RNA sequence: CGAGUUUGAUCCUGGCUCAGGACAAACGCUGGCGGCGUGCGUAACACAUGCAAGUCGAACGGCCUGGAGUCUUUCGGGACUGUAGGUGAGUGGCGGACGGGUGAGUAACACGUGGAUAACCUGCCCCGCUGUGGGGGAUACCGCUCAGAAAUGAGGGCUAAUACCGCAUGCGAUGGGGUGGAGGGGAGACUCUCUACGUCAAGGAAGCCAGGGAACUGGAGGCGCAGUGGGAGGGGUCCGCGGCCGAUUAGCUAGUUGGUGGGGUAAGAGCCCACCAAGGCGACGAUCGGUAGCUGGUCUGAGAGGAUGGUCAGCCACACUGGGAUUGAGAACGGCCCAGACUCCUACGGGGGGCAGCAGUGAGGGAUCUUCGGCAAUGGGCGCAAGCCUGACCGAGCAACGCCGCGUGCGGGACGACGCCUUUCGGGGUGUAAACCGCUUUUCUCGGGGACGAGGGAGACGGACGGUACCCGAGGAAGAAGCCUCGGCUAACUACGUGCCAGCAGCCGCGGUAAUACGUAGGAGGCGAGCGUUGUCCGGAGUUACUGGGCGUAAAGGGUGCGCAGGCGGCCGCUUGCGUGGGGGGUGAAAUCGCCUGGCUUAACUGGGCGGGGGCCUUCCAGACGGCGUGGCUUGAGGCGCGGAGGGGGGCGUGGAAUUCCGGGUGGAGCGGUGAAAUGCGUAGAGAUCCGGAGGAACACCGACGGCGAAGGCAGCGCCCUGGCCGCUACCUGACGCUGAGGCACGAAAGCUAGGGGAGCAAACAGGAUUAGAUACCCUGGUAGUCCCAGCCGUAAACGAUGUCCACCAGGUGCUGGGGGGUAUCGACCCCUUCAGUGCCGCAGCUAACGUGAUGAGUGGACCGCCUGGGGAGUACGGCCGCAAGGUUAAAACUCAAAGGAAUUGACGGGGGCCCGCACAAGCAGCGGAGCGUGUGGUUUAAUUCGAUGCGACGCGAAGAACCUUACCUGGGCUUGACAUGCGGAUGCACCAGGGGUAAUGCCCUGUCCCCUUCGGGAGCGGUCGCACAGGUGCUGCAUGGCUGUCGUCAGCUCGUGCCGUGAGGUGUUGGGUUAAGUCCCCUAACGAGCGCAACCCUCGGGGUCCGUUGUAGUUUUCGGGCCCGACUGCCGCGCGCAACGCGGAGGAAGGUGGGGAUGACGUCAAGUCAGCACGGCCCUUACGUCCAGGGCGACACACACGCUACAAUGGCCGGUACAACGGGUCUGCUAAGCCCGCGAGGCGUGAGCCAAUCCCUCAAAGCCGGUCUCAGUUCGGAUGGCAGGCUGCAACUCGCCUGCAUGAAGCAGGAGUUGCUAGUAACCGUGGGUCAGCACACCGCGGUGAAUACGUUCCCGGGCCUUGUACACACCGCCCGUCACACCACGAAAGCCGGCAACACCUGAAGCCGUCGGGCCAACUCUCGCAAGGAGGGGCAGAUGUCGAGGGUGGGGUCGGUGAUUGGGGUGAAGUCGUAACAAGGUAGCCGUACCGGAAGGUGCGGCUG
Repeated sequence: CGAGUUUGAUCCUGGCUCAGGACAAACGCUGGCGGCGUGCGUAACACAUGCAAGUCGAACGGCCUGGAGUCUUUCGGGACUGUAGGUGAGUGGCGGACGGGUGAGUAACACGUGGAUAACCUGCCCCGCUGUGGGGGAUACCGCUCAGAAAUGAGGGCUAAUACCGCAUGCGAUGGGGUGGAGGGGAGACUCUCUACGUCAAGGAAGCCAGGGAACUGGAGGCGCAGUGGGAGGGGUCCGCGGCCGAUUAGCUAGUUGGUGGGGUAAGAGCCCACCAAGGCGACGAUCGGUAGCUGGUCUGAGAGGAUGGUCAGCCACACUGGGAUUGAGAACGGCCCAGACUCCUACGGGGGGCAGCAGUGAGGGAUCUUCGGCAAUGGGCGCAAGCCUGACCGAGCAACGCCGCGUGCGGGACGACGCCUUUCGGGGUGUAAACCGCUUUUCUCGGGGACGAGGGAGACGGACGGUACCCGAGGAAGAAGCCUCGGCUAACUACGUGCCAGCAGCCGCGGUAAUACGUAGGAGGCGAGCGUUGUCCGGAGUUACUGGGCGUAAAGGGUGCGCAGGCGGCCGCUUGCGUGGGGGGUGAAAUCGCCUGGCUUAACUGGGCGGGGGCCUUCCAGACGGCGUGGCUUGAGGCGCGGAGGGGGGCGUGGAAUUCCGGGUGGAGCGGUGAAAUGCGUAGAGAUCCGGAGGAACACCGACGGCGAAGGCAGCGCCCUGGCCGCUACCUGACGCUGAGGCACGAAAGCUAGGGGAGCAAACAGGAUUAGAUACCCUGGUAGUCCCAGCCGUAAACGAUGUCCACCAGGUGCUGGGGGGUAUCGACCCCUUCAGUGCCGCAGCUAACGUGAUGAGUGGACCGCCUGGGGAGUACGGCCGCAAGGUUAAAACUCAAAGGAAUUGACGGGGGCCCGCACAAGCAGCGGAGCGUGUGGUUUAAUUCGAUGCGACGCGAAGAACCUUACCUGGGCUUGACAUGCGGAUGCACCAGGGGUAAUGCCCUGUCCCCUUCGGGAGCGGUCGCACAGGUGCUGCAUGGCUGUCGUCAGCUCGUGCCGUGAGGUGUUGGGUUAAGUCCCCUAACGAGCGCAACCCUCGGGGUCCGUUGUAGUUUUCGGGCCCGACUGCCGCGCGCAACGCGGAGGAAGGUGGGGAUGACGUCAAGUCAGCACGGCCCUUACGUCCAGGGCGACACACACGCUACAAUGGCCGGUACAACGGGUCUGCUAAGCCCGCGAGGCGUGAGCCAAUCCCUCAAAGCCGGUCUCAGUUCGGAUGGCAGGCUGCAACUCGCCUGCAUGAAGCAGGAGUUGCUAGUAACCGUGGGUCAGCACACCGCGGUGAAUACGUUCCCGGGCCUUGUACACACCGCCCGUCACACCACGAAAGCCGGCAACACCUGAAGCCGUCGGGCCAACUCUCGCAAGGAGGGGCAGAUGUCGAGGGUGGGGUCGGUGAUUGGGGUGAAGUCGUAACAAGGUAGCCGUACCGGAAGGUGCGGCUG
C1' cells in the first nucleotide's frame, strides 16, 4: 500500500466482498507449565442460609467476679465503705450520610470545562483567645399488675448521668436606628461590606491525674464542654460554553413571564402565596417523541475523524414500586411512617420481609466463578489506650477468557529402511524424518534448605498468602501438539470416491464421468497451547468528502421569477479593539499515553522522573485583514435627457382566403376512399359547376439558420392601455449591491365546475377492412373536448436534460438592433470599429469519453437547490393542498451483484451506399403427377445390425448383403480361446497324406515320423493342464489424433516498426479510380512484410525440332514421347488525371486470367467419423470374446429424396449404310476368325492370338438412305403376372442377371412449389472402367450430334467493402414486456379485538408538613392564692378540622404497538398459458405529462421532447 466482482474486450461511475487491528465475548476441535489481569453484557427477575456496622465502663444507673476494711450474724451468710477487673440489656455519646453495589431512571446545570457566591453551610481535625459558676424536675433499665399466639404493648412504683430544664457570667454574634472611620461596585445618583462607640431583646456540662483520709481547695498538664476568630478539607446554589436521533413532532406556555408585598431556606429565586401587568420560549429547532447515566479514558485511524464508556478513577442517579417527613453538621441500600405488588408466619384477631453488599440458589440466556482464608498489610468506625468491628481490603480457589513468558528436546545418522501415497513402472514423495549412537535436564517427580512483605513493642512476641516464591541435590528424553487451510483474491497439489447427487461457498463461483473448489488419503502451507468459526466496532471506504467528492449524457439544477430572514459584499481615510495574532499567568485530578530510568531471571505487570494536551479563564501588547462606529469617493447599482427595434402583455374593433352547412340554377351517374377494398353518400338528383346566404375557428405568402419575453409562451390588420430591453451623452444619487431557506406570484397540454359557442378536427364509441386474433395501425362516421367568459388544477423529455450573479482567459466567420468613423458617392451600396443579442468553426484548458470551448462543461469568487448502488418506489402510512382527477412532502420490510455512462470490435436490421455470383431476370432441359429402381423416415419384426439428419443426411459410409461379407436374430458348440508374446508341468498322441463321421470342430481310425545328442535327454511343434495375457464393430467424435464436409476459389486474414488513443483499439487494409482478385495505380502517418489472389504444375489448342515401334502399303502433314518457340496489353488508335486501366483495331492457331484441372488463407459450425485406422478413460472376461447352421439387413398401410423409362410422328418399327474417344485384359484374364447347335441369351470349340499402339473386348449410337405406322392408350408405353430357357456360383426358395414366347398396367406433359446450365456449355446419343464368381437405371471417365438466352440488378438467395442504429455478444434461431395460473416471503388496507405510554376533567383521598380550633390531657419555668392538696397564666400534647397530597375510581380523547376474516399491490422461484409492447426505421419512430378505452403487454386523442 491494496485486491476480487458489471463487459467479447475497454475506460469511467458505482455498490457488494476480502486481506488488518480490537473484544468483559460465545461456540467447535484440541490442551503441558508459570506470572499478571479479567469474569451475569440477558431478568433494576425472585431469593433459602451465613456473614457485610459498630464501638465507648475514662458519660450513667444497675449487675457479676476477686481480694481489703468496718458492722452484723441464726455462723450458711448478710450489709456498708472503698478498691481491681468484667459486663447481656438499658440511659447517654460518636459512628450507622463513609466504605461496598448497580445503571433502572435521567437529554438535565445530570456531566465536562471555566467562572461566580458581596446569596450560603460545614461534625470530627489544626491554630489563636476566653470561660467552664450555681440549681432543679424527670425517665429507661429494674420491680409489681395486666393484654396478646406472636410481634409488641398498657398502667402503677423506684433511680443515675457528658440525658433534660431554669438562673448567673458573658468576649461576642444577629437585627433596627444614630455618629465616626476604612474599603468594594458604579459614568453618576447611589449601593454593599467591615470596623469603633453607646442603646434595646434572646444562651452553657462532667470525668481523670496531682496535693490530701474525705469533704474541700487549687491548677488547667491530658480527654472533653461552652463562646469566639481563623485555617484545612467537604458540600449547597447560580452562570458562560461543549457533547444523541427524529420536522412524517411547528408552534409551546396560567405560576406561565415580570412587578409589588409577604412566606420559606443555611442561602438567591414563582421556591411558595396574595394582588397587579401581559408577558416568556421557538427554524441558531421551542414543544413532543425515541434512545442514553456523563467524563478521564478505551479501540481504530497517517491524521481529521468514527465507534465506545466493561475493569480502574472522578461526578451523578437509584436501593421492591410510589409518596412522606423525623433525627442530625450532613440523610437515608442492611432507619422510621403511609400506600401498592409480591412473599413468609399466624391461634385468623394480627404480624414479619426487601442481596443493584460478599458468597450462594432458582430463573432467563449462546454465556460469566468459591455458600474459601485472614484482618498479617493498606484503609475506615469507636475508644485515652489495650482493643473490638470491618465479605472495604489482602490473599487463595475455579475458567486458555485476555496479555506475557517457557517447554514438549539437542547433535550425529542412508543416494535414503519399513509402511503409506504416487508413477510415464524407470522412478518420485514422506525424509535425517525414524531406527540407532552420543549429549543436555528448562519443565516434571522425589528429597533438603527457605524468604522479602514487619512498621510495632521495654521485652516476650507477631504473616492469611505458605513450607509458597527462591536455592541446592538426585532421577530420567523421560509426562507434554494441535488446529485451520491448499480454484482466484491468498502462502500451499496430487490420487481415489462421487456424478447439478451428496455437498462447498466471504465475494467471484465450484459439482451434470477424468473436480487442484464436494468427501477421504498422501503431501504441502500457515499459526501454535492454541487454532478456527460466529457476533460487534474502527479501518480499507476519498462510499457523507472539514482535511477530502460530485450534479450536460453515469444518482444529482428547483418549471420560472419577485423577495423577508440569513450568507457574502467596491475605493480612500479616521476610530474602536468584538473577531484575529502574539507574550505572561491560572486551569486542564490521579491513572492512561510518549520518552528516560528503576523493580520482579525476561516480558506482561509495576515504581520514579520528565514531557505533551484541544479547550476555558485572566493580563499585557499589536491594529494588517474582517466586524461595529464615523467621514469622504464614483468605477458597482440606480436615475434624468435624446434616440431605437420588437408575433412582450391586456382590451375593443375589423378583413380576406378556405372548409362545412342552407337556398336556388345548370347537369345526369356516379362520388368517395384504399396497398387493394368495403362501410358511407347518390335518380327523393350526389359528386362537378355557377349565384346568393349562414356560422365558427385559424391567420397562406412575408417567414428566416430572424425578433420579443423570467419561464410557460407569443404571428392577419387597426385603435386604446401597459411591462421590459438596447444605444448615445456622462448631468444627478452615492454601495443604495449579489444570492436567496421559508413565503408570494406566474406557469404548455390534458383535466374539473358553471354558463355560452360549436365550422373543421377528434379521445371514447359505431361500422368497414386487415389479421390466426386486431379491443390497433388504414378507411367511413362520430361525442366529450378543442373556442369564449369566470374560477380551479400546478404537472411535462416544463430540456441547453447545463441554477443565478461578477471578473479574467487566442482567434475566424455569419445574422439581428443601435451608435461612431473612413473613402467619398447618385446612394440607404461598400469598408473599418464599438455596444447589446443570436448561430457556426476552433487554440489553450477541462472532460471517463462523447464533447465543451468569451452564450464554457476553462480559471477564480458569492449564494441557493440537489445526489450518495439497482429493484421495492416517487410507492405505503401520516401531514398539507385540491370539487375531483390527483399534486406535494416521503419511508421501511424484503430482494439482487449488480444497475449504469461513454467509447471499441463484431454480429444483426422488414437502415443506407457501392459491387459480385446461373442469385434473379432472359432462355433450354428437367423434378414435383405415372410405373419401376435405389436411399431415407415411419411402421412391422425374433432380427429387420450400425452410423449419416436443413443447406453441408437421404443412388451417403456401400467402388457392387444369395453363403461369405455381417457387426443383427434364433439355435447349437468352445473357454489360454479364431489371432500375438512369454513362463512352468506332464505328454509324443504332431505336421503331412488317406479314410470315416458332423451343420461345424483332432470328434474317431490308418500310415509316415525330421534335427542335435554325452542316449539321460534337448530343441521344435501339436493338443492338454496352469499362469501372465489375448479378444470386444461394447460406451464416450462433448476426452482425442488423423482425415473430411461447409461458408468458399469467397477476397479476404494478419504481423513488425512507426504514429494516434488513458484504454479496448485504430491507422496500415480507409479514400479516388481499376480489376476476376487487398489486381494494379494515385493520394495518404504510415513504411514494409507474411498467409491467401495471380504465377510456377498437369491437360487441350498453333508451330519448330529430335526420336520412334507393335502405327502406315509407304512417305509424312496423322499418331506416341522429349525438348523448344509462341501471348507480354508487346504494337496502333481512342478514352481517363495521361496512372493503373478500359474500348476498338492489326497481326496471330490462340488474345487481354485462351478452355479445363490440381491447388482451399486466419478461422466458423463442441459440424462428421471411437464402424476404416490410431488413441485416453470406462465397461465385458465359460462372455459384450470366438466357431457353425439357418434366418435377417431384401419386411410394407404410408411419406420424402435421388434416378430410370415413358406418355409419342423432331416419333415407333423394319431394312440398308457411315464416323469415335477414353480405357481394360495371363495363371487361370480378354477371348478372335471359321464351322456347328440355338429364334435368342448362349453353348461347343482346334481353343488361334495377346503380359498387348502388335491380339482381344471393338459391329459405337444418335446420324444418313429407303420403307411402314397416321394420332389411336395406338405398331406409343412397358409395369405386372405366366410358361420355357441361358449364365455365374457348393448353393439363385426367401434373394441374382440375361433370353424367347405370350401378358400388356399406370401414364395423353404433371398443383403449390422446385433443380441444373452462359458454349463445344445445356440437351440428346452411345461407349469404357472400377467394384465384381455373378449382379449397375448408381458412380468415375470418354467421345458423337450440338443449341437458345443474358434488357438489366428493382426484387428472392448467398457473399465482399464502406457507412448508420443497437438495450444483441452462446451475437435476431438474439434480447425482452405485461396479464393469467402455481409456490414461498415480507409489507400496506380492513369490521373489529387486545395491550403499552403520557397527559386531561371530575370523584375519593393514606402518611405527613403547614395553618386553624383545641371544652380533653400535662413534671420542671413564671405568677398568685392556699397550711396542704390544689388552682391560674405562659408553654406544650392528644384530638378535631382546612389546604396540599401518593394511590385508587369514573370518563372522553391522544399516541404507539400487537393481532385480524378478507383484500391490495410488491419481491422471488431451469424448462406453465396468452400475446409481441420495447431494443435495428423493432416492422405504426420512441419517450414525457394528461385524459379516455382495452385479457395483457398496450392503443388512441391533445400538447411537448430528440435521448